[in-house]
Predicted 3D model of a 76-nucleotide RNA (c-di-GMP-I riboswitch aptamer) from a Candidatus Acetothermia bacterium. The organism belongs to Candidatus Bipolaricaulota, within Bacteria. It was read from a public genome assembly, where an Rfam model found it.
RNA sequence: GGGUCGAAAGGGCAAACCCGCUGGAAGGCGGGGACGCAAAGUCACAGACCCGUUGAAGGGUGGCUGGGCUACCGAA
Numbered sequence: 001g002g003g004u005c006g007a008a009a010g011g012g013c014a015a016a017c018c019c020g021c022u023g024g025a026a027g028g029c030g031g032g033g034a035c036g037c038a039a040a041g042u043c044a045c046a047g048a049c050c051c052g053u054u055g056a057a058g059g060g061u062g063g064c065u066g067g068g069c070u071a072c073c074g075a076a
Stems, first nucleotide, its partner, number of pairs: 012037002017032006035063001041069003045066003048061004
């Protein structure tokens, strides 16, 4: 110096719910608000779930799981 773990410090994000906008819907965006989160940053590749359809096509959820990429601070 690098990797893994994550105490402390500085901070960060923002569930449900409410309001507004938007969408056929799931949902998304903004404001309020905090259940939680050490990647609750990012990616829809795999699985799962949700919307949609007669069936499909298609769409969504990264705060469902796996996986990829990136990342502040560093005690034991």